[in-house]
Context: one part of a larger RNA
């Protein structure tokens, strides 16, 4: 000087407390461990692994296993020889692949002969290839402490020196934010601000949007769209204070950071990633590279994590009625009408989208039934019959109809999240995608609470100080 302390002081945080809703019990989905297996490819493992890489494992993906092939190879560059390329079709085979038949002569230079480019086939070798190893050799990127308020430097000063001071003290702040004082004076990376979204108003511009109208047509006030501008600064008033600032008030759409996002200092964990990519070294080279078929990644005495649905009457069910926003659409979204109980099918208008479509929002409101029951709760499981995607749904897809109707009556010890348009609850959209295991993830709007006395205690972090046989 650090680190540590079941030392001290001060401070902050959904850390506790005050509240709301859960998890832990049930069933299912999904990930992981374990076990099993020919293989169940692999990485991630306290917080910071476990609905994580994977924004989509039937084949492909695919890295794993079994079997069948081929060895300059599926893809790349260079050399030689032959043929243009390419297309159609037959046979064998699980396919990879192997064997045959037919059609076919383009482009550039050149009068022609011939040569060249591109592609295919054959050959020899340099060399390809590797999701093989090492994240403890690395780059890049990322997680975490933590959006915590810290981390440093120059000059000066102090000390023999390691170092210290500045960065401390007293206030204040979300903040090393700012103020006052002080052997310090300044500066940098962070903080803040600049950026985006949202809340108010003005102005400009009005089509596909808005208004009037049956339409044609007309209009520019409103809604909205998208460019510009204004607005908030403790600016004003009062109180306290040396000041910074704090408390209260006015006006205002908004008040003291208005709300949210992006933005992550020096560093820590030899944290994660060689399987996104890149890359040193090591290793394989008739195989650890490569093609194909089938299987596996979906197994199942069990254990754990994360979710979905429930256990009901603030509910279930039937009928009728109302109100969103973000988005997506040409290999696409698909209206209306018809058929089907339905999933869906048929026909087909419109739409390259403020125009058309997806699109029905649901919780909600009104009315009827159910009357506390393992039930008209709950939906697992199973049977039968269909639909769709796709070469192909057996292993192993989703959807629909009818039948079946498990467990479950609010969950032990323990434990998680959340402070306002938040929690809770309700539905909608998108990416990936032929289809889907999405109850996931990322967004969007609708309805819309309770509580915070306070900092004694638990946890984490910051500053000062103290002790130390630690570095």
């Nucleotide at each position: 000087u650090g680190a540590c302390g079941g030392g001290g002081g001060c401070c902050a945080g959904c850390a506790c407390a005050a509240g709301a809703g859960g998890u832990g019990g049930a069933u299912u989905a999904u990930g992981u461990g374990g076990u099993u297996u020919a293989a169940u490819u692999u990485g991630a493992u306290g917080c910071u692994a476990c609905g994580c890489g994977g924004a989509g494992a039937a084949c492909c993906u695919u890295a794993c296993c079994a079997g069948g092939g081929a060895u300059u190879g599926a893809a790349c560059u260079g050399c030689c020889a032959a043929g243009a390329a390419a297309g159609a079709u037959c046979c064998a085979g699980a396919g990879a692949u192997g064997g045959g038949u037919c059609u076919g002569u383009g482009c550039c230079c050149g009068a022609a002969a011939g040569g060249g480019a591109a592609c295919u086939u054959g050959g020899a070798c340099a060399g390809a290839g590797g999701u093989g190893g090492u994240g403890c050799a690395c780059g890049g990127c990322u997680g975490u402490c933590g959006u915590c308020a810290g981390c440093u430097c120059g000059u000066g000063a102090u000390g023999c020196g390691a170092a210290u001071u500045g960065u401390c003290a007293g206030g204040u702040u979300a903040a090393g934010u700012c103020c006052u004082u002080g052997a310090a004076c300044g500066a940098g990376c962070g903080u803040a601000a600049c950026c985006c979204u949202u809340g108010u108003u003005u102005u400009c511009a009005g089509u596909u949007g808005c208004c009037c109208g049956a339409a044609a047509g007309g209009g520019a006030a409103c809604u909205c769209u998208g460019g510009a501008a204004a607005a908030a600064c403790u600016g004003c008033c009062g109180a306290u204070g040396u000041a910074a600032a704090u408390c209260g008030g006015a006006g205002g759409a908004a008040g003291g950071a208005g709300a949210g996002g992006a933005u992550g200092a020096c560093g820590u964990c030899a944290a994660g990633u060689c399987a996104g990519c890149a890359u040193g070294c090591c290793c394989c080279u008739u195989a650890u590279a490569u093609c194909c078929u089938g299987g596996g990644c979906u197994a199942c005495a069990c254990a754990c994590g994360u979710a979905a649905u429930a256990c009901a009457a603030u509910g279930g069910u039937c009928g009728a009625g109302a109100c969103a926003g973000c988005g997506a659409g040409a290999c696409g979204c698909u209206a209306c009408c018809c058929c089907g109980u339905a999933a869906g099918g048929g026909c087909a208008c419109g739409c390259u989208a403020a125009u058309c479509u997806c699109u029905a929002a649901a919780a909600c409101u009104c009315g009827g039934c159910c009357u506390c029951a393992a039930u008209u709760c709950g939906a697992a499981u199973u049977g039968u019959g269909u639909u769709c995607u796709g070469c192909a749904a057996c292993u192993c897809g989703a959807a629909c109809a009818c039948a079946u109707g498990a467990a479950g009556c609010c969950g032990g010890a323990a434990u998680c999240u959340c402070u306002a348009g938040u929690a809770a609850u309700c539905g909608c959209c998108a990416a990936u995608c032929a289809g889907c295991u999405a109850u996931g993830u990322g967004g969007c709007g609708g309805u819309g609470a309770a509580u915070a006395c306070g900092u004694u205690c638990c946890c984490u972090g910051g500053c000062c100080u103290u002790g130390u046989a630690c570095a």
Predicted 3D model of a 471-nucleotide part of an RNA (small-subunit ribosomal RNA, 3' major domain) from a freshwater metagenome. The RNAcentral record of the full RNA draws on SILVA. Its Rfam family is "Bacterial small subunit ribosomal RNA". Model confidence (mean pLDDT): 83 of 100.